[in-house]
This record gives sequence, structure tokens and C1' cells, in this order.
RNA sequence: AUUCAUCUUCGGGGCAGGGUGAGAGUCCCUACCGGCGGUAAUUGAACUGUGUUCAUAAGCCCGCGAGCCGUAAAAAGCAGGAUUUGGUGAGAUUCCAAAGCCGACAGUAUAGUCUGGAUGGGAGAAGGUGAAG
Repeated sequence: AUUCAUCUUCGGGGCAGGGUGAGAGUCCCUACCGGCGGUAAUUGAACUGUGUUCAUAAGCCCGCGAGCCGUAAAAAGCAGGAUUUGGUGAGAUUCCAAAGCCGACAGUAUAGUCUGGAUGGGAGAAGGUGAAG
């Protein structure tokens, strides 16, 4: 280094402007946002070096968490959103260009963005300590 145990800390963003209306951050035009791990051809750094190593890019590729269903309460379990076209190339649903699409529950004029459960939970990240080795 690695594995196991344990502790601490961290761990989600977003309606500006206009229209209709008695009333809308909920409808319409338009604006804005994108949890965690993996993959990775970009980018950066180091290294006597045509490559190697490390770091680093996916809301819609794979998996996970949360929320929803389920239960008296749990648990098991079920369910679980959305992308195409063109370009380069040996290789890209990740790069570049363009056009699209998606977003739990409850409340309220119909909500990804407001309020609430939530001072909650959490995938996981960083670090400390102990043991094995």
C1' cells in the first nucleotide's frame, strides 16, 4: 500500500423579465438548475519520454442514494425520469457543433425552481485511531 473495526468532519442547485387572471415563483412565452461512484479520446502536471503515472469532464451509458409504493411500525420486496443528429477519429450516447428531452410526495390556481415532512435521511468524500499484514 491493502483489508477489517471504530471515531470525527463534510455531504443539492435553480423562475430574472413578460402575458392572462379576483388570485399563479404552479397555466402560457421565456429564464434558470443538475447529488454520489464507475467509464472517459479533453485539459493540466510530473517524469530521459514519441510513452508512462497522477489529477481532471456524462442530469438523459452503467450502477447507487434520496423520494414514492409496501408495513401497525420496521424489514424483505416491487417499482423507479429523460438523446438524437452531424463532425473528428482505430476507438466517443462522455469531446466539438446543433436541436431536443427529464425531474418523488403533501399543500396551494395545475410546481424540477415556493412552502412542508427535513435542525431528518443519505450514496459517498476526506481525515484520525486501533488491529491484521
A computed fold for a 133-nucleotide RNA from Planococcus salinus, annotated as FMN riboswitch aptamer (RFN element).
Rfam family: FMN riboswitch aptamer (RFN element). Gene Ontology term of the family: FMN binding. About the family: The RFN element is a highly conserved domain that is found frequently in the 5'-untranslated regions of prokaryotic mRNAs that encode for flavin mononucleotide (FMN) biosynthesis and transport proteins.